This is a predicted structure of a 72-nucleotide RNA (transfer RNA) from a Pseudomonadota bacterium.
Its Rfam family is "tRNA". By type it is a transfer RNA.
[in-house]
RNA sequence: GCCAGGGUAGCUCAGCGGCAGAGCAGCGCAUUCAUAACGCGUUGGUCGCGAGUUCGAAUCUCGCCCCUGGCA
Numbered sequence: 001g002c003c004a005g006g007g008u009a010g011c012u013c014a015g016c017g018g019c020a021g022a023g024c025a026g027c028g029c030a031u032u033c034a035u036a037a038c039g040c041g042u043u044g045g046u047c048g049c050g051a052g053u054u055c056g057a058a059u060c061u062c063g064c065c066c067c068u069g070g071c072a
Stems, first nucleotide, its partner, number of pairs: 001071007010024004018055001026042004048064005
């Protein structure tokens, strides 16, 4: 340099045009003599950045940045 995959909550990831979600973690409550586990509730998001298409974009298009793998 070329090709492919990826970037979404603190972490691991889902979501492929119409309300941004799950698990874990955190916080609160309940339980217990107490702790852990289990149970209930709850907080947490510039969807990598910019632009375009569209009534509407995490999702489609273009440019850029970063990560992983392959080729040279």

The source organism's lineage runs through Bacteria, Pseudomonadati and Pseudomonadota.
RNAcentral holds the sequence, with entries from ENA.